[in-house]
Transfer RNA from Shimia sp., 72 nucleotides, folded computationally.

RNA sequence: GCUCACAUAGUAUAGUGGUGAGUACAGCUGAUUGUGGCUCAGCAAACCCAAGUUCGAUUCUUGGUGUGGGCA
Numbered sequence: 001g002c003u004c005a006c007a008u009a010g011u012a013u014a015g016u017g018g019u020g021a022g023u024a025c026a027g028c029u030g031a032u033u034g035u036g037g038c039u040c041a042g043c044a045a046a047c048c049c050a051a052g053u054u055c056g057a058u059u060c061u062u063g064g065u066g067u068g069g070g071c072a
Base pairs, nucleotide, nucleotide: 001071002070003069004068005067006066007065010025011024012023013022018055027043028042029041030040031039048064049063050062051061052060
């Protein structure tokens, strides 16, 4: 330099053109407990950036950024 893949709560991940953006751990609150832990109930928290297509984009297209792989 060329090329491929990936980017979603603090972390790991699922997901699909419209349905409440879900799950686990972590965090917070409450219940339980002599205290803590375990357990149970609840709460908060996310679609890398920009443009385009579309009635509608986290999803499709293009460019950018970052990470990883391959070739030279």
Its Rfam family is "tRNA". Rfam classes the family as a transfer RNA. Its family is annotated with triplet codon-amino acid adaptor activity in the Gene Ontology.